RNA sequence: GAAUUAAAAAGCUAAACUUAUUGUGAGAUAGGGACAGAAAGUCAUGGGUCUUUAUACAAAGAUUGCCAGAUUGUUAAU
Numbered sequence: 001g002a003a004u005u006a007a008a009a010a011g012c013u014a015a016a017c018u019u020a021u022u023g024u025g026a027g028a029u030a031g032g033g034a035c036a037g038a039a040a041g042u043c044a045u046g047g048g049u050c051u052u053u054a055u056a057c058a059a060a061g062a063u064u065g066c067c068a069g070a071u072u073g074u075u076a077a078u
Stems, first nucleotide, its partner, number of pairs: 003078005012037002017032006035065001041071003045068003048063006
C1' cells in the first nucleotide's frame, strides 16, 4: 500500500419528537434530543416512494437514515 472479515475501544453522525426560520408542497436549515448506524461521509447515476403542474404522455423538484452502484475514509484481525 492492497484485499477480506468484524466492530462501536477512541472519535464521528444523529431517528422520532420539539422550537424558530423557510418553501405552493414533498421537504430543507439552525438549536434541543438520541432511536440507531462500519461508512447514517460524498455523488440524486439507476430503481422505488413522495410533492407540484398536467386530459394523458410527460416535465420539474424532494427523499442517500428506502435499495443498488460509484468514490473517499477510522480501528482491529488475517